[in-house]
Context: one part of a larger RNA
RNA sequence: CCCUACGUGAAGGAACUCGGCAAAUUAACCCCGUAAGUUAGCGAUAAGGGGUGCCUCCGCAAGGAGGUCACAGUAAAUCGACAGCUGCGACUGUUUACUAAAAACACAGGUCUCUGCAAAGUCGUCAAAGACGACGUAUAGAGACUGACGCUUGCCCGCUGUUGGAACGUUAAGGUGACUGGUUAGCCGCAAGGCGAAGCUGGGAGCCGAAGCGCCAAUGAAGGGCGGCCGUAACUAUGACGGUCCUAAGGUAGCGAAAUUCCUUGUCGGGUAAGUUCCGACCCGCACGAAUAGCGUAACGACAGCUGUACUGUCUCCACGAGGGACUCG
Numbered sequence: 001c002c003c004u005a006c007g008u009g010a011a012g013g014a015a016c017u018c019g020g021c022a023a024a025u026u027a028a029c030c031c032c033g034u035a036a037g038u039u040a041g042c043g044a045u046a047a048g049g050g051g052u053g054c055c056u057c058c059g060c061a062a063g064g065a066g067g068u069c070a071c072a073g074u075a076a077a078u079c080g081a082c083a084g085c086u087g088c089g090a091c092u093g094u095u096u097a098c099u100a101a102a103a104a105c106a107c108a109g110g111u112c113u114c115u116g117c118a119a120a121g122u123c124g125u126c127a128a129a130g131a132c133g134a135c136g137u138a139u140a141g142a143g144a145c146u147g148a149c150g151c152u153u154g155c156c157c158g159c160u161g162u163u164g165g166a167a168c169g170u171u172a173a174g175g176u177g178a179c180u181g182g183u184u185a186g187c188c189g190c191a192a193g194g195c196g197a198a199g200c201u202g203g204g205a206g207c208c209g210a211a212g213c214g215c216c217a218a219u220g221a222a223g224g225g226c227g228g229c230c231g232u233a234a235c236u237a238u239g240a241c242g243g244u245c246c247u248a249a250g251g252u253a254g255c256g257a258a259a260u261u262c263c264u265u266g267u268c269g270g271g272u273a274a275g276u277u278c279c280g281a282c283c284c285g286c287a288c289g290a291a292u293a294g295c296g297u298a299a300c301g302a303c304a305g306c307u308g309u310a311c312u313g314u315c316u317c318c319a320c321g322a323g324g325g326a327c328u329c330g
Stems, first nucleotide, its partner, number of pairs: 001325004006321004011316002015314001020311001028052005037042001039148001053068006069073001081309007088301002093105002109146007121132003149296004154226003159223002161219005168214003174208003179203005186195003227245005254288001255285001266282005
């Protein structure tokens, strides 16, 4: 000097650092005591205090009285640090076996759609047998979205989807088939050749021909969408109000510099001596917004941000010790 499941430390006590990471603190049992909030269950071991050995006596015991030793009596070991504000997710659970445990997944609960039973849906050699669904029957089964609970969930059906409709338009195969080509018995002709019935055969106008599409409606907890410009009040500013253009309709409630705010360290307030973070407000929302749910929310969280108390070698600033190396000597 290096390593370690290490130990101790004056004074200070987070000044360390992205961040109290790590360490320290706390700790058992008994007694007292315990706030906001709340879904009245919780919160709660909240917080915060006090006690604890041994001996004698009393007592059924819990315990009481007296005595006594130590720096120290849960004498070692095991054995919660706590509080405040906020975000997200209700919760217990689940997950990237080997870098992610979470705010992701799931979840009870909510809604929509499909399915009347040889069900829908699914497996299967994919038009099989057979099987699941189910020895179930719409209070059932399947699919999708949302995600406890509370208060709610606005407007748009023009587009896309889905459902319904059937008058009309379009329309395949097919049907019918006007018309027309080929072939030739025969006829005409001296010949070359021409005409040409029936049958067979090729083409084929028009008309008839479903579903679908067009068309007409409905439908948003279906995919989705939810404006611009100009003017206006007795200072100024602002604009309840008016005009105009466009649209299917122009974003309602609630929330808002937010896990969303570019400008931005917005502005104001709080906390600090000093705060790009944090908390509370404001609202010009670059580019929140209502089941890709909106806003709240007690409890819960090895989640994320901020603060305080306690505590400490994280630090000021390092020192010493233990074990193992290195090193020196042998």
A computed fold for a 330-nucleotide part of an RNA from a Planctomycetota bacterium, annotated as large-subunit ribosomal RNA, domain IV. Taxonomically the source falls in Planctomycetota (Bacteria, Pseudomonadati). The prediction has a mean pLDDT of 88.